[in-house]
The RNA shown here (c-di-GMP-I-GGC riboswitch aptamer) has 79 nucleotides and comes from Sulfurovum sp. It matches the Rfam family "c-di-GMP-I-GGC riboswitch aptamer". Its family is annotated with cyclic-di-GMP binding in the Gene Ontology. The prediction has a mean pLDDT of 84. The sequence was found by an Rfam model in a public genome assembly.
RNA sequence: UUUGAAAAAGCCAAACUCAUCGUGAGGUGAGGGCGGAAAGCUACGGGACUUAUUUUAUAAGUUAGCCGAGUUACCAGAA
Numbered sequence: 001u002u003u004g005a006a007a008a009a010g011c012c013a014a015a016c017u018c019a020u021c022g023u024g025a026g027g028u029g030a031g032g033g034c035g036g037a038a039a040g041c042u043a044c045g046g047g048a049c050u051u052a053u054u055u056u057a058u059a060a061g062u063u064a065g066c067c068g069a070g071u072u073a074c075c076a077g078a079a
Stems, first nucleotide, its partner, number of pairs: 001078004011036002016031006034065001040071003044068003047063007
């Protein structure tokens, strides 16, 4: 640098439930475990969703576990 999760040590945590914040999409904490080899981080480019405006459209927001991209990284193999 690259490939992979067979092994080992680990990590994260879907749906759902409770509490809480938010107009909302959703977020946070606890339980839970569908799954993940970056399901670590970053709203940079698309997509999807929410709100406001009379609305195509615009603006503000959400989604990183929608797809890309950037960046960091355990173990094993290869160069």